The RNA shown here (transfer RNA) has 73 nucleotides and comes from Gonapodya prolifera JEL478. The RNAcentral record of the sequence draws on ENA and Rfam. Its Rfam family is "tRNA". By type it is a transfer RNA. NCBI's taxonomy places the organism under Eukaryota, Monoblepharidales, Gonapodyaceae, Gonapodya, Gonapodya prolifera.
RNA sequence: GUCUGCUUAGCGCAGUGGUUAGCGCGUCUGCUUUACACGCAGAAGGUCGUGAGUUCAAUCCUCACAGUGGACA
Numbered sequence: 001g002u003c004u005g006c007u008u009a010g011c012g013c014a015g016u017g018g019u020u021a022g023c024g025c026g027u028c029u030g031c032u033u034u035a036c037a038c039g040c041a042g043a044a045g046g047u048c049g050u051g052a053g054u055u056c057a058a059u060c061c062u063c064a065c066a067g068u069g070g071a072c073a
Base pairs, nucleotide, nucleotide: 001072002071003070004069005068006067007066010025011024012023013022018056027043028042029041030040031039049065050064051063052062053061
């Protein structure tokens, strides 16, 4: 340099053109216990990488950029 994968909660990930974006772990609160752990119930936490385009409607489709990984040279 060319091609290509990925980017969604603190971490690991799912998700589908349309209702309020979810799961596990973690964190916090409560219950339980003499206490801790386990268990149970609940809560907080997201501009879905940035910008533009298509569409009645974009986390999802298209383009550019950024970051990161891979292949080839």